[in-house]
RNA sequence: CGCCGAGUCGCAGCCACCCGCACGGCUGCGAGCCGGGGACCCACCGCACCACUGGGGUGAGUCCCGCCCUCCGAGCCCGGCUCGGGAGGCGGGUAGGGCACAUCCCCGCCCGAACCCGUCAGCUGACCCGGUAGGCGGCCCAGGGAGAA
Numbered sequence: 001c002g003c004c005g006a007g008u009c010g011c012a013g014c015c016a017c018c019c020g021c022a023c024g025g026c027u028g029c030g031a032g033c034c035g036g037g038g039a040c041c042c043a044c045c046g047c048a049c050c051a052c053u054g055g056g057g058u059g060a061g062u063c064c065c066g067c068c069c070u071c072c073g074a075g076c077c078c079g080g081c082u083c084g085g086g087a088g089g090c091g092g093g094u095a096g097g098g099c100a101c102a103u104c105c106c107c108g109c110c111c112g113a114a115c116c117c118g119u120c121a122g123c124u125g126a127c128c129c130g131g132u133a134g135g136c137g138g139c140c141c142a143g144g145g146a147g148a149a
Stems, first nucleotide, its partner, number of pairs: 001137004008031008032132006042122001054120001055117004063093006070086007096111004103146004
């Protein structure tokens, strides 16, 4: 000086530093931004059988296929094989998301995680509650075209 992200700004106090002020950190109160809970109405709410599986939230981070391994159940030609579901691991793809003047198109590159609530929550006005982190890049380039303010 920029990027992802809600994660910025103002005031006051304290700490640290200093001759002193400012920069920095923490706490509190606000503004802005973000998230959750929460009516009417609307939605959901029919019956039977079996194995496996609570449910929900933030987030772009969903879903599909293959292989390895393991648990439960069923069947069979029974110390093995097949089928269904669950956990873990490894690949490939994908909905979706990001990349230096809004936005759109093209090209190229990247991500496609992680965490939380705790048996409980559809939507939802009034109302109530919470967050305001963390991580990363550049040091003269940050692709091209269109294009508003």